[in-house]
RNA sequence: GGGCCUGUAGUCUAAUCUGGAUAGGGCACUCGCCUUCGGAGCGAAAAAUCUCGGUUCAAAUCCGGGCGGGCCCG
Numbered sequence: 001g002g003g004c005c006u007g008u009a010g011u012c013u014a015a016u017c018u019g020g021a022u023a024g025g026g027c028a029c030u031c032g033c034c035u036u037c038g039g040a041g042c043g044a045a046a047a048a049u050c051u052c053g054g055u056u057c058a059a060a061u062c063c064g065g066g067c068g069g070g071c072c073c074g
Stems, first nucleotide, its partner, number of pairs: 001073007010027004020057001030044004050066005
């Protein structure tokens, strides 16, 4: 330098292929309840689509550029 794959909360992950309305779930964190105690149990809350642009009535999803990561080739 070229090709392919990939990017969603602190972490893991669903939805993407086939566009649809407030982006769902597990663990962790925080608060409350329970309890002799709580690292167990129950309840609640907060937090995310890498970035820019395009297409569309509507984009996490489709298209293009950029950035990051992985694999392969030279």
Notes: This is a predicted structure of a 74-nucleotide RNA (transfer RNA) from a Nanobdellota archaeon. It matches the Rfam family "tRNA". It is annotated as a transfer RNA.